This is a predicted structure of a 272-nucleotide part of an RNA (large-subunit ribosomal RNA, domain VI) from a metagenome. Rfam family: Bacterial large subunit ribosomal RNA. The prediction has a mean pLDDT of 87.
[in-house]
Context: one part of a larger RNA
RNA sequence: CGUUGGAGAGUUGAGGGGUGCGGACUCUAGUACGAGAGGACCGAGUCGGACGAUCCGCUCGUGUCCCGGCUGUUCUGCCAAGGGCACCGCCGGGUAGCGAUGAUCGGCACGGAUAACCGCUGAAAGCAUCUAAGUGGGAAGCCGUCCCCAAGAUGAACUCUCCCUGGAGCUUCGAGCUCCCUAAAGGGCCGUGAGAGACCAUCACAUCGAUAGGCCGCCCGUGGACAUGCAGCAAUGCAUUCCGAGCGCAGCGGUCCUAAUCGCCCGUGCGG
Repeated sequence: CGUUGGAGAGUUGAGGGGUGCGGACUCUAGUACGAGAGGACCGAGUCGGACGAUCCGCUCGUGUCCCGGCUGUUCUGCCAAGGGCACCGCCGGGUAGCGAUGAUCGGCACGGAUAACCGCUGAAAGCAUCUAAGUGGGAAGCCGUCCCCAAGAUGAACUCUCCCUGGAGCUUCGAGCUCCCUAAAGGGCCGUGAGAGACCAUCACAUCGAUAGGCCGCCCGUGGACAUGCAGCAAUGCAUUCCGAGCGCAGCGGUCCUAAUCGCCCGUGCGG
């Protein structure tokens, strides 16, 4: 921009894409078969592999500063306690998120038309012949069935709901032109954001408010802070504080304290 007014939702599915794997074991059955050795078809069940999708309760990673430990140096006047730098200085752990090595699920079954092939009936050609007329079976393959996209499918589909129902002039009388009035439903801008994200978009919210931050609580992480007291010559240890101290990022809630204020724009009439 189109889809013959505009708008908000919900569908149909032309068409397109994806999936499509294979193994071992058990039963049937040591059966059929076979002198024996050996050893099935058909059918039923169980368990792995690789591959794919989704997820983070468990396991394992990451987690650039969440907690702790340690070294050197420098600074905060000094002690103590801390800040900076040293690959995140090094080391031990680790929330959310993300991930796999972790978890769950998938391939099935069935129907239709067929290939090679196997048939029935059957002439040409008194026989024979699956084929010439007619007709049946038959594959991991084809078309469906399962999952995803999908009406720009310009052949532009369908359903529901919502919205505006003025005036004048000109006129070639046309679904015409011009001016004025009106500005709906709905959408956007701006703002706070994340289940979203390169941007855009999408989604949530915008005081009729928990959208983010702050604060409070909980979960969770780290693992016992500072200070004081006691013991020890001291390093250090113990108590306050393992019934978990202190500190804490993204998690889960609560609370209008802060910021989403106030507003602006688009959007009309083949219909009346």